[in-house]
Background
The RNA shown here (SAM riboswitch aptamer (S box leader)) has 114 nucleotides and comes from Fictibacillus phosphorivorans. NCBI's taxonomy places the organism under Bacteria, Bacillati, Caryophanales, Fictibacillaceae, Fictibacillus. Of the family's consensus pairs, 97% are formed in the model.
C1' cells in the first nucleotide's frame, strides 16, 4: 500500500518551550486560522469506552460462548469550525440565485484479514 466490518452533528488547551510561513488530507470553489507567530515538534494538561480487562444480569447449542448494563485509561486514538461546507447520484421545495433531505465516493479512527 490492499480487503472486510463499525463509527464519524457529542467531548477535550486563552498552558510552557522550540520553530517558520503558510495552514485547514488531496484538486476546484467557498469559508476560516495565521508575524498578537498559526500548521508542526517536545513537555505538561485533558477528552473518549473501538479492542483487551473486571463485575452483574439474561439466553442455550453449555464454552476460552453470545447479548445487554456498569466499572475501569492496559492497547490504540483524539483535543477550532459536522470529516469546516460543497463537488457525484437521486428525492422534495423554489424557479433570480438557490435551499433542504437521502445515498455514494474520498478521508479519519478502531477491530479483524490477506
Nucleotide at each position: 500500500a490492499c480487503c472486510u466490518u463499525a463509527u464519524c452533528a457529542a467531548g477535550a488547551g486563552u498552558c510552557g518551550g522550540g520553530g517558520u510561513a503558510g495552514g485547514a488530507a488531496u484538486c476546484u470553489g467557498g469559508u476560516c486560522c495565521a508575524a498578537u507567530g498559526a500548521u508542526c515538534c517536545c513537555g505538561c494538561g485533558g477528552c473518549a469506552a473501538c479492542c483487551a480487562u473486571u463485575u452483574a444480569u439474561u439466553g442455550c447449542a453449555a464454552g476460552a460462548c453470545a447479548a445487554u448494563a456498569a466499572a475501569a485509561a492496559g492497547g490504540u486514538g483524539c483535543c477550532c469550525a459536522u470529516u469546516c461546507c460543497a463537488g457525484c447520484a437521486g428525492g422534495c421545495u423554489a424557479a433570480c440565485u438557490a435551499g433542504u433531505c437521502u445515498g455514494a465516493a474520498a478521508g479519519a479512527u478502531a477491530a479483524g484479514g490477506a